Predicted 3D model of a 1590-nucleotide part of an RNA (large-subunit ribosomal RNA, half A) from a Eubacteriales bacterium.

Context: one part of a larger RNA
RNA sequence: AGCAUAAGGUGAAUGCCUUGGCAUCAGGAGCCGAAGAAGGACGUGACUAACUGCGAUAAGCUGCGGAGAGCUGUAAAUAAGCUUAGACCCGCAGAUUUCCGAAUUGGGGAAUCAUUAAGCGAAGAGCUUAAGAUCGUGAUAUGAAUAAAACAGCGUCACGAAGGGAACGUGGGGAAGUGAAACAUCUAAGUACCCAUAGGAAGAGAAAUCAAACGAGAUUUUGUGAGUAGCGGCGAGCGAAAGCGAAAAGGGCGAAAAACCGAAUGUAGCAAUACAAUCGGGGUUCGGACUGCACCAGCGUAUUGAGGAAGCGUAGUCGAAUGGAGUUGGAAAGCUUCAUCCAAAGAAUGUGAAAGACAUGUAGACGAAACGCAGAGACAGCGCGCAGUAUCCAGAGUACGAUCGGACACGUGGAACCCGAUCGGAAUAAGGGGCGCCUCCAAGCCUAAAUACGACCUGAUGACCGAUAGAGAACAAGUACUGUGAAGGAACGGUGAAAAGAACCCCGGGAGGGGAGUGAAAUAGAACCUGAAACCUUAUGUUUACAAGCACACAAAGCACGUUAAAGUGCGAUGUGGUACUUUUUGUAGAACGGUCCGGCGAGUUAUUGUAUGCAGCGAGGUUAAGUACUGAAGGUACGGAGCCGAAGGGAAACCGAGGAUGAACAGUCCGUCAAGUUGCAUGUAAUAGACCCGAAACCGGGUGACCUAUCCAUGAGCAGGUUGAAGUUGCCGUAAAAGGCAAUGGAGGACCGAACCGACCCCCGUUGAAACGUUGGCGGAUGACUUGUGGAUAGCGGAGAAAUUCCAAUCGAACCCGGAUAUAGCUGGUUCUCCCCGAAAUAGCUUUAGGGCUAGCCUUGAAUAUAUUUACCGCAGGUAAAGCACUGAAUGGUCGAGGGGUCGAAAGACUACCAACGCCUAUCAAACUAAGAAUGGCGGAUAAAUGAGUUCAGGAGUCAGACUACGUGAAUAAGUCUCGUGGUCAAAAGGGAAACAGCCCAGAUCUACAGCUAAGGUCCCAAAUAUAUGCUAAGUGGAAAAGGAUGUGGCAAUGUUAAGACAACCAGGAUGUUGGCUCAGAAGCAGCCACUCAUUAAAAGAGUGCGUAACAGCUCACUGGUCGAAUGAUGCUGCGCCGAAAAUUUAACGGGGCUAAGCAUAUAACCGAAGCUUAGGCAGUGAUAAACUGGGUAGGGGAGCGUCGAAUACGGAUAGAAGCAUGAUCGUAAGGACAUGUGGACUGUAUUCGAGCGAGAAUGCCGGAAUGAGUAGCGAGAAUUGCGUGAGAAUCGUGAUCUGCCGGACACUAAGGUUUCCGGGGCAGGGUUGUCCUCCCCGGGUUAGCCGGGAGCUAAGGUGAUGCUGAAAGGCGUAGUCGAUGCACAGAUGGUAGAGAGUCCAUGGCCCGCGAAGAUUUAAGCACACUGACACAACAUGAAGUUCUGACUCGGGCGUUGGUAGCCCCGAUCGACUGAAAGUUAGUAGGGAGAUACAGGAUAACAUGGUGGCGAGAAAAGGUGUGAGGUAUAUCAAGGCGCCCGUACCGCAAACCGACACAGGUAGAUGAGGAGAGAAUCCUAAGGCGAUU
Repeated sequence: AGCAUAAGGUGAAUGCCUUGGCAUCAGGAGCCGAAGAAGGACGUGACUAACUGCGAUAAGCUGCGGAGAGCUGUAAAUAAGCUUAGACCCGCAGAUUUCCGAAUUGGGGAAUCAUUAAGCGAAGAGCUUAAGAUCGUGAUAUGAAUAAAACAGCGUCACGAAGGGAACGUGGGGAAGUGAAACAUCUAAGUACCCAUAGGAAGAGAAAUCAAACGAGAUUUUGUGAGUAGCGGCGAGCGAAAGCGAAAAGGGCGAAAAACCGAAUGUAGCAAUACAAUCGGGGUUCGGACUGCACCAGCGUAUUGAGGAAGCGUAGUCGAAUGGAGUUGGAAAGCUUCAUCCAAAGAAUGUGAAAGACAUGUAGACGAAACGCAGAGACAGCGCGCAGUAUCCAGAGUACGAUCGGACACGUGGAACCCGAUCGGAAUAAGGGGCGCCUCCAAGCCUAAAUACGACCUGAUGACCGAUAGAGAACAAGUACUGUGAAGGAACGGUGAAAAGAACCCCGGGAGGGGAGUGAAAUAGAACCUGAAACCUUAUGUUUACAAGCACACAAAGCACGUUAAAGUGCGAUGUGGUACUUUUUGUAGAACGGUCCGGCGAGUUAUUGUAUGCAGCGAGGUUAAGUACUGAAGGUACGGAGCCGAAGGGAAACCGAGGAUGAACAGUCCGUCAAGUUGCAUGUAAUAGACCCGAAACCGGGUGACCUAUCCAUGAGCAGGUUGAAGUUGCCGUAAAAGGCAAUGGAGGACCGAACCGACCCCCGUUGAAACGUUGGCGGAUGACUUGUGGAUAGCGGAGAAAUUCCAAUCGAACCCGGAUAUAGCUGGUUCUCCCCGAAAUAGCUUUAGGGCUAGCCUUGAAUAUAUUUACCGCAGGUAAAGCACUGAAUGGUCGAGGGGUCGAAAGACUACCAACGCCUAUCAAACUAAGAAUGGCGGAUAAAUGAGUUCAGGAGUCAGACUACGUGAAUAAGUCUCGUGGUCAAAAGGGAAACAGCCCAGAUCUACAGCUAAGGUCCCAAAUAUAUGCUAAGUGGAAAAGGAUGUGGCAAUGUUAAGACAACCAGGAUGUUGGCUCAGAAGCAGCCACUCAUUAAAAGAGUGCGUAACAGCUCACUGGUCGAAUGAUGCUGCGCCGAAAAUUUAACGGGGCUAAGCAUAUAACCGAAGCUUAGGCAGUGAUAAACUGGGUAGGGGAGCGUCGAAUACGGAUAGAAGCAUGAUCGUAAGGACAUGUGGACUGUAUUCGAGCGAGAAUGCCGGAAUGAGUAGCGAGAAUUGCGUGAGAAUCGUGAUCUGCCGGACACUAAGGUUUCCGGGGCAGGGUUGUCCUCCCCGGGUUAGCCGGGAGCUAAGGUGAUGCUGAAAGGCGUAGUCGAUGCACAGAUGGUAGAGAGUCCAUGGCCCGCGAAGAUUUAAGCACACUGACACAACAUGAAGUUCUGACUCGGGCGUUGGUAGCCCCGAUCGACUGAAAGUUAGUAGGGAGAUACAGGAUAACAUGGUGGCGAGAAAAGGUGUGAGGUAUAUCAAGGCGCCCGUACCGCAAACCGACACAGGUAGAUGAGGAGAGAAUCCUAAGGCGAUU
């Protein structure tokens, strides 16, 4: 260290539970609000942070009811109280009800500020009370231009509106993803969304309607009609109506018409009268007016009114019946036993386990002072008669038409009907609309119920959930937390019956623990029921130190143990075999994908409509739907026949009909007749719906964002120091005058150098950072197109952009949030228990198709049927292989030689070593050549044998990426390449062989066996099995390879030389003409050329085979002789070998050892060898359930089961111990099932049937827990050392010292922002270590203003905005006004004091605005006008109060133990700015008191004043001053008196702000010392601060 066992820890699964949810049904109520809502803010308790309640009368006040003993909420404890004189509690009705919010007096950044009136008051302070918004309508006062009147305007009064609310309703606007496999009409869809607005419902509604020759009789909802008629790129899809059955029922009106009658008024007129508008009556489709008759009863009334019975609701009340004994137990309601009772009550819950009779309840019965709902009967009121038909009336810019749209199921169509815009434009009941003979009467209005919804209240129910579920929320939940914002959005339940919650003792600083005690139990101890797994420990058994390992299987010695008693359990040396799982693939150990581990959650569902099968009912029939009734209230029963399917078909139809159509047809053909359906349930499958689950990038709608950033507007602020020296000016020179030159002066500039500031060019570092863009060192601009603060403007189909697709909150080729929405995804991934039977495809056709689909092919299941395949035999067609060259072409040699070319020639013609068709001979080639032509294959047929397949119909599929191998094609063939055909294997196939090795060889695994025989392949060892015979190989060939090469070696064949002496070797010769000729400088055998290359001498010797020379020479060879004495050459075919032969981590090209056979060839005889075959036994399937056969398997089809959760019924079990959990050697073919022991402490099982949120290992799955990496990286710029103290404990806290430690353009102040961090005391977690410390946690404390800032003053940009203009709506613009600082205006200083505050408190002594008695004086407010307020930049000049620096001081004394100090250091005196009383105004006195801040010199950017320069020409209002007219009674001084609201702590270049952090980043302004220096650079220092958290 591994495995096992035991005991623990961690952790929170499982089981059980339920306070909380989810869904449905029924009833109620269906609104609240200016009498101030909904919703909030802030308060409110003895102590109070949160929730709940309530509102300054504040967990409450009053009255009336109920109820009856305790009470002061959740929520314990303490304190203090209340209560039978009735508390607390419940109900009804009142009172109170801060502030915000429609918010309404004005403003505003919601919960705040300010104003007005009245009262108190001297008062404009303060206190109390109250009030006024806007719009509409009505009334009324007043009232211009314009005499009256009226309108406008301006007031007053009354009434109303405003805002909120879940869905439902009506109306105004109105998408897109998507579907159509693309897309545009179309669809999605009039959906989502926005807007307006109403009601408890809304809308619709009493026919200018339908229908069809019969008729119906408002509307609405529902069943059906019907997926019909239709519409439709006639695609995808969309989709009525009438009628019939039901629910509910109800009809009315006219001041919103007309005719007719009457009245008064006005106008015209002398008048009659006419007309106009108004008022009263009349009148409504059954038409009325009009005429005649009748006229008080009857009928009706949801409709109009008053009144208010029953009933109901809002608190409650009564409510039956069991005891004893025993037993277990902590506890009885359990069990046993005895006796009993109630039941209109045996629903349920609780009570210490399981209760009809214990409690609450249940059945049943009863009840209201008050308030609410409701509205019977009766009453009043109102309405209603009959007949006639001459005349009159009966809704006008209307109906209708045209054009263009919309809506109707209906997309412009033949398109009516309905609605709108524009233009035109009727009739008058003898008329008009609609669809013909019928029916209805528009252009006016109202109308309950049946229907929709559920925020709210009440009751009930559930084959709904049970803490990862059910709501997001059982807990502080829309909380914590995130975001500027719109918005997003968690997690967390359980002690016990009862706290009996552990007194006391011990260890410890504490935390924690050990005893004791409580309890049935403490391994129920508050981190609390049960308490699994990962993971972490301890102990024991066993194994392991030569060993190479997907970790298991089989075999097996040894050690230990001793049982659900069996083939015992744990460990296990050693041997043999053995490359996980899933997915995707032709193919994965794959180095292709996915998973760290464990636990929980996590995916084919539901509805409707078809279709097939099974079962059941009825059957030429079957069946009800909506609805109604009943009841025991349920998935109930009955009624209900409207409708649907079937019983008849054919045809385009008319139509005919067991037939029909076609046709001239009595023909023929086609479709029918001669087969029973229908309803329900279950299962398979399809369509429509999100449709198995997860996953886009995108599109559209409505909102939220300019605290980042871009640009712009308004108002403020900033830029050390140094340099250069434009124009102009002056002087001198110069010129006729100019010009020009020189010198000064001057101070321009998108000028120069360079800090702050702004930027970001280079390198390094950093890269799980210090930092989601930075650091160090350099770098660019730095008076300008500069930088920056505050406030504001511009918004996504958009804005902004010195322009980069740049920015618009770490997001930009179109922001973010929510919604349409579960968009769509021919794509990827995932898809959960078992067994049994069968079992594919990777092909064809078509496809905007190629990784998708449809049909066919191949599979399966069921039914029916009777063929099918192979071989033999017979017959038939064919044009491939091979072959061939007759055809079509290609192509070679020869011959013939038409014809052509060339030469000669004047021509004729001749010649020709030129080209050459056709023919002939010889030898060839072809996928698109075939005169001829197989094998195999194909088709047909009878018979025989063998096999057991075939076909048809119906339900369900999957497959359309294939791979290799053998043979045959194609591709200009290199391939483990591409592409066809035929077969095989893999795919989907294990076993044996090929070392290992999907596709090769052998062979197809139902299970068991330590039985036998074989196949491929093997038999020396690894490693089962071998011998013999004859040859070959010498190369480790065997045990990789080509052209080519070789005197390797074996065999065969044919052919030379040779005893007349071969071949080899050795000895000798190898000559002459001649240096052959030519050429050449030379060429002599041997550079080259020529040559019938000769000849001679010889045994033989080339006009020369090589070497060699400049050329010769020289050496050789051929050839000849001799020596020697037997074989020796060359060639062809063939077996086995050799060379050719170089690669990268390692021999590495037999699997290794090794082999001369253990290699190769031939032959013989054995053996081994597989999951094949056989033998023995078992299981299952098919089968007349007999024989027999069969049982590898992916996609896929079919069948049968196991388990989980819930329901019903029956039967049980359980405190003498249920579920769950742990362990075990048990049973079953599997999923799985028992039993025992322990733990646990209250539920649970079996059988049958039913119903599912029903089975997990994978989805870079989701949530939680725990590992690994690892005690590893790191601990975030920098100097510490030490004494003392405190303390349980000190590198880190306090304090002191030291520091050749640090900053010092820093420190301190302050705006924004934060919001208690400030101060004191105590302390788990947090602090990158520690901690006694802290900016952390807990407890307590702290911020004091007339004069500091803001408001009660003003205005800018901009916002808002009465009236108004404008727009589908929402809304937009904008005048008066009103807000709005970053600007204008405006009164305070010194000192002291605390742990924390200070121009705020205190001391001193000032100032300001109002009020103001007596008194004094005189001219305010308002109006008009004027001035002022009132302004930039740059560079200068002057001033010096103030500030600051430097220098230096009067007298006397001192020089100091301890900080400083021979110094402007101390003390005293003097002096002394300044201030300054009280009396009796004395007096600049007494006193106080800074103290040289006095003096001299220097500087000064702020301030003040002044002029200069150029161009970019540099806010407004209040306020102030003056003048004027007019006007009234005010105004000023004044003892005295008043002085409101908010901020005020602390941090503030940072540990407190913005950056997720105690983060090397960012953050406006004022002040800003010394030495050196031009300087705010830089270095060193003062004051002051720090040593920065290992």
Description: Taxonomically the source falls in Eubacteriales (Bacteria, Bacillati, Bacillota, Clostridia).